[in-house]
Molecule: transfer RNA
Organism: Patescibacteria group bacterium
RNA sequence: UCGGGGGUCGUCUAACGGCAGGACAUUAGGCUCUGAACCUAAGAAUCGGGGUUCGAAUCCCUGCCCCCGAG
Numbered sequence: 001u002c003g004g005g006g007g008u009c010g011u012c013u014a015a016c017g018g019c020a021g022g023a024c025a026u027u028a029g030g031c032u033c034u035g036a037a038c039c040u041a042a043g044a045a046u047c048g049g050g051g052u053u054c055g056a057a058u059c060c061c062u063g064c065c066c067c068c069g070a071g
Stems, first nucleotide, its partner, number of pairs: 001070007010024004018054001026042005047063005
C1' cells in the first nucleotide's frame, strides 16, 4: 500500500430501518451473629464527521483504530 473482517455500558454479548436489551461486574437495600451465596432495585454504551430517510447501532460516503491475509 492492496483485499477481507471488526469497533455497542467497566468487560463479554444481542438488537427486520421503529423504546439500545441480557450476562458478569459496580452501587444501594434485604437476608445473615459476620461474610459468602441468594433475593430486590439503581446507574451505565452505539469510534469521529457528513449524507439518505418520517425515523439510522443498522443503509451510503469519508476519516481513525484493531485483527487476518497478500505484496